This is a predicted structure of a 72-nucleotide RNA (transfer RNA) from Candidatus Buchananbacteria bacterium RIFCSPLOWO2_02_FULL_46_11b. The sequence was found in a public genome assembly. The coordinates come from a structure-prediction model, not an experiment, and the mean pLDDT is 82. Its Rfam family is "tRNA". Rfam classes the family as a transfer RNA.

RNA sequence: GUGGCAGUAGCUCAAUGGUAGAGCGCUGGGUUGUGGUCCCAGUGGUUGCGGGUCCGAGUCCCGUCUGCCACC
Repeated sequence: GUGGCAGUAGCUCAAUGGUAGAGCGCUGGGUUGUGGUCCCAGUGGUUGCGGGUCCGAGUCCCGUCUGCCACC
C1' cells in the first nucleotide's frame, strides 16, 4: 500500500430499520457475631468520530480514526 474483521454501560457481550438490553460490577437494605454466599431494590450509554438515506439508523450507504488478521 491492498483486502477483510472489530469498535455499544466500569468489564465481557447481546440487540429483524420501530422504547438500546443481559451477566458481572457499583450503591443502599435484609440475612450473618464479622466477612463471603444468598435475597430485595436502585445505579447505569453522545452505540469510536463526521456526514448521508429513511417517517424512523446501533443496524443501510459514504468518509475518517483506532486495534487485529491476511496479502504485498